Bacterial RNase P class A from a Steroidobacteraceae bacterium, 371 nucleotides, folded computationally. It is recorded under the gene name rnpB. The source organism's lineage runs through Bacteria, Pseudomonadota, Gammaproteobacteria, Steroidobacterales and Steroidobacteraceae. The coordinates come from a structure-prediction model, not an experiment, and the mean pLDDT is 76.

RNA sequence: GGAGUCGGCCAGGCAGCCGCCGCGCGGGCAACCGCGGGGAGGAAAGUCCGGGCUCCAUCGGGCGCGGUGCCAGGUAACGCCUGGGGGGCGUGAGCCCACGGAAAGUGCAACAGAAAGAUACCGCCGAAGCGCCUUUACGGGUGCUGGCAAGGGUGAAAUGGUGCGGUAAGAGCGCACCGCGCGGCUGGCAACAGCCGUGGCACGGCAAACCCCACCGGGAGCAAGGCCAAAUAGGGAAGCACGGCAGGCCGCAAGGCCUUCCACCUGUGCCCACAGGGACUUCCGGGUAGGCCGCUGGAGGUGCGCGGCGACGCGCAUCCUAGAGGAAUGGCUGUCCACGACAGAACCCGGCUUACCGGCCGACUCCUUUC
Numbered sequence: 001g002g003a004g005u006c007g008g009c010c011a012g013g014c015a016g017c018c019g020c021c022g023c024g025c026g027g028g029c030a031a032c033c034g035c036g037g038g039g040a041g042g043a044a045a046g047u048c049c050g051g052g053c054u055c056c057a058u059c060g061g062g063c064g065c066g067g068u069g070c071c072a073g074g075u076a077a078c079g080c081c082u083g084g085g086g087g088g089c090g091u092g093a094g095c096c097c098a099c100g101g102a103a104a105g106u107g108c109a110a111c112a113g114a115a116a117g118a119u120a121c122c123g124c125c126g127a128a129g130c131g132c133c134u135u136u137a138c139g140g141g142u143g144c145u146g147g148c149a150a151g152g153g154u155g156a157a158a159u160g161g162u163g164c165g166g167u168a169a170g171a172g173c174g175c176a177c178c179g180c181g182c183g184g185c186u187g188g189c190a191a192c193a194g195c196c197g198u199g200g201c202a203c204g205g206c207a208a209a210c211c212c213c214a215c216c217g218g219g220a221g222c223a224a225g226g227c228c229a230a231a232u233a234g235g236g237a238a239g240c241a242c243g244g245c246a247g248g249c250c251g252c253a254a255g256g257c258c259u260u261c262c263a264c265c266u267g268u269g270c271c272c273a274c275a276g277g278g279a280c281u282u283c284c285g286g287g288u289a290g291g292c293c294g295c296u297g298g299a300g301g302u303g304c305g306c307g308g309c310g311a312c313g314c315g316c317a318u319c320c321u322a323g324a325g326g327a328a329u330g331g332c333u334g335u336c337c338a339c340g341a342c343a344g345a346a347c348c349c350g351g352c353u354u355a356c357c358g359g360c361c362g363a364c365u366c367c368u369u370u371c
Base pairs, nucleotide, nucleotide: 001367002366003365004364005363006362007361008360009359010358012336013335014334015333016332017331018330020039021038023036024035025034026033027032041342045353046352048351049350050349051348052347053221054220055219056218065217066216067215068214069213070084071083072082073081074080085099086097087096088095089094100212101211105210106209107206108205121152122151123148124147125146128145129144130143131142132141133140134139160178161177162176163175164174165173179201180199181198182197183196184195185194186193187192225293226292227291228290235284236283237282238281239280243262244261246259247258248257249256250255264277265276266275267274268273300319301318302317303316304315305314306313307312337340
């Protein structure tokens, strides 16, 4: 100098003017006004996981359903994170992996191919059996019954691999090494690794196919849920002759007294009485409109110290950082530059995933060159 890997950070700056939504203080009966201060993100997104919170259900267990799937740890919890093991990729820094079980059962494997679990197309053999030809004979040739799976060919995949021996040709048929299974020992909390012995291999692949095994999971979600509470119409209780109309007398009047009449509807024949109902008045209760709470101070941020390889935990100090309900966070102007991406809260938090103009910082790797 070039190429690259990992981690972290920023996300146009400044000034002026006009607005919008909360908060505090002051003024005002109120509407509102003045001043001060605050006002989107690294993903606020997808709503894919996990939790808090709220209501409902709930002794406990099982079936079913869904999810997770190497080991250990972290955490409120997780499908997340950290560390480790194993496998794969890369010269390397480093990156990727649903990574339990295929000798319980079922199923699947396009095309090609003989065969995708019991198969032989090309091929190899002619030892064995039966023929035929030939030969004096030994033997040779050939066909059938057959034997084989080494080689060729098909395929993503062909029934352990390489080599030597062996054989008619072959074959774990035998042996050595590698692989695999089983058993033991050692190291490690474990996943696992190493070593020793043993079995000639019996058991092909696929479980993000059914399934088996282990573990986890009650349901619904802030339109959760709670409080206050009109009008109207339902519900419940009590009251409803201590009433009304007309006339007369007294009184200035307010009102008082007397008399007559009315004194709801239905049922039991009628009356009384009882039962039921209606109207009216008052009260109570639930719900609706409306208002308030839930609502943001929290598994919170920052700094330091300590423990831990780390994720993280503990302690101390310090900071306060949106909270609406048609839903605010905007617009204009000037100026500067590297000319500005993806995108916007709606109960909160921890993750994952996806989108994204560009820039900065740190650690590390490889190549080349110079000293």